[in-house]
RNA sequence: GCUGAUAUAGCUCAGGUGGUAGAGCGUCGCAUUGGUAAUGCGGAGGUCACGGGUCCGAGUCCCGUUAUCAGCU
Repeated sequence: GCUGAUAUAGCUCAGGUGGUAGAGCGUCGCAUUGGUAAUGCGGAGGUCACGGGUCCGAGUCCCGUUAUCAGCU
């Protein structure tokens, strides 16, 4: 230099043929206990990497940029 993959909650990851952004763990509160752990119930937490485009509507499709990983020369 070229090619491909990935980027979504604090962490690990889902998200069908474009139509209200989710789970587990963690965290906070409550219940339970003599107290903790475990367990149960409930809550908070998101500019979907960034910038554009298409569309009535984009996490999803298209283009560019950035970062990480892999391959080729």